[in-house]
RNA sequence: GAAGCUGGCCGGGCAGUCGCUGUGCAAUUCGCUUGUGCAGAGGAAAGUCCGGGCUCCGCAGAGCAGGAUGCCGGCUAACGGCCGGACGCCGCGAGGCGAUGGAAAGUGGCACAGAAAACAGACUGCCAACGUUUCAGAAAUGAAACCGGCGAUGGUGAAAAGGUGGGGUAAGAGCCCACCGCGCCUGUGGUAACACAGUCGGCACGCCAAACCCCAUCCGGAGCAAGACCAAAUAGGGAAGCCAUAGCGCGGCUCGUGCUGCUUCCGGGUAGGUCGCUUGAGCCAUCAGGUAACUGCUGGCCCAGAUGAAUGACUGCCAGGCUGCCGAAAGGUAACUCACAGAACCCGGCUUACAGGCCAGCUUCAACU
Numbered sequence: 001g002a003a004g005c006u007g008g009c010c011g012g013g014c015a016g017u018c019g020c021u022g023u024g025c026a027a028u029u030c031g032c033u034u035g036u037g038c039a040g041a042g043g044a045a046a047g048u049c050c051g052g053g054c055u056c057c058g059c060a061g062a063g064c065a066g067g068a069u070g071c072c073g074g075c076u077a078a079c080g081g082c083c084g085g086a087c088g089c090c091g092c093g094a095g096g097c098g099a100u101g102g103a104a105a106g107u108g109g110c111a112c113a114g115a116a117a118a119c120a121g122a123c124u125g126c127c128a129a130c131g132u133u134u135c136a137g138a139a140a141u142g143a144a145a146c147c148g149g150c151g152a153u154g155g156u157g158a159a160a161a162g163g164u165g166g167g168g169u170a171a172g173a174g175c176c177c178a179c180c181g182c183g184c185c186u187g188u189g190g191u192a193a194c195a196c197a198g199u200c201g202g203c204a205c206g207c208c209a210a211a212c213c214c215c216a217u218c219c220g221g222a223g224c225a226a227g228a229c230c231a232a233a234u235a236g237g238g239a240a241g242c243c244a245u246a247g248c249g250c251g252g253c254u255c256g257u258g259c260u261g262c263u264u265c266c267g268g269g270u271a272g273g274u275c276g277c278u279u280g281a282g283c284c285a286u287c288a289g290g291u292a293a294c295u296g297c298u299g300g301c302c303c304a305g306a307u308g309a310a311u312g313a314c315u316g317c318c319a320g321g322c323u324g325c326c327g328a329a330a331g332g333u334a335a336c337u338c339a340c341a342g343a344a345c346c347c348g349g350c351u352u353a354c355a356g357g358c359c360a361g362c363u364u365c366a367a368c369u
Stems, first nucleotide, its partner, number of pairs: 001365010012318007020040008042340001046351002049349005054223004066219005071085005086100001087098004101214002106212002108208003123154001125150003131146006162180006181203001182201002185198005227275004237266006246260005282301004287296003320337002323334004
């Protein structure tokens, strides 16, 4: 210098004018009115995918069903998240990716091609030693057929029942041997996943569990429109009292009782309002523990709370980007542009979107010293 890998950060700045929301103070004609000071979106506020807090409802305990997760260890309030490690695959490498428990519990599947796809199989093939028969031959023997033997060759496939080499054989074959692979057992190291070594086994146990299933662990439901409080107008409900002993009904009368009127009180719901609401697993800094995720001590800070829903609009200057023009270059100048997106109870994650820019560590290649 070129090409990359990993992690982190920023994501316009300043000033002016006019507004919006909240709040301190002051004023006030008490009208959520006026003045003034202060504060006022994000790295994802998004998708609402996972986990937790909080609230209400349910609940003796246990189980079934259902769902989620799934190598090991740790972190955490918790997690399907994060950190560290193991193993497998990819990359020359820095590194990246992986639902990675069980296929010797059971059931099931393995398209196309191929002879055969799981208690193997003879399409192309190899052999004819042994046994029987026939032929030739004096015999030795040779040839053919039958009964058979074989799992080596070719081809198919994602996958063909351990691989390579040698011996062996009629031809072959873990049939035997060496090495490699695999498996059981033992030992060593490691908390563990696992790794390494040795003995034994001649190979049994093909692949699929993101097929059913089995095993282990976890999970009650709904969600701030949760939930709590205050509370009109109008209509209706309950209680007490009053008024005549009024009217009407209970077949006429008395008693009783119901309804109608007025006053007071009570309670429920609606409109509306208040709380929940932002001080919290909070942020920053030093130090300490830990490889790290993370945790602890001390000190400092308060950092949006709207509810038809504020956080905006315009102007100027500067900075960045792209394009055109001028210029040998450095640079100058003009126009344009400046992403994704917008809190709604809060928090921890994941995922997705994003103009442009910055920083750190590392890898490979080339050149020079």